[in-house]
RNA sequence: GGCACGGUGGCUUAGUGGUCAGGCGUCGGUCUCGUAAACCGAUGAUCACGGGUUCAAGCCCCGUCCGUGCCU
Numbered sequence: 001g002g003c004a005c006g007g008u009g010g011c012u013u014a015g016u017g018g019u020c021a022g023g024c025g026u027c028g029g030u031c032u033c034g035u036a037a038a039c040c041g042a043u044g045a046u047c048a049c050g051g052g053u054u055c056a057a058g059c060c061c062c063g064u065c066c067g068u069g070c071c072u
Base pairs, nucleotide, nucleotide: 001071002070003069004068005067006066007065010024011023012022013021018055025043026042027041028040029039030038048064049063050062051061052060
């Protein structure tokens, strides 16, 4: 330099055009002498950045940045 895949709450993984889903975490509660576990509730995502298409974009198109792998 070329090609492919990826970037979504604090972490992780879904979401292939129509209200961003789950797990972990965090906070509160129940329980306990107390802690943990368990159970109940709450919490939080401008979807890497900029533009375009569309009535509507995390999703489609273009560019940029970052990461991983392959080729030279």

Transfer RNA from Synaphobranchus kaupii, 72 nucleotides, folded computationally. Rfam family: tRNA. From the family's description: Transfer RNA (tRNA) molecules are approximately 80 nucleotides in length. By type it is a transfer RNA. Rfam links the family to the GO term triplet codon-amino acid adaptor activity.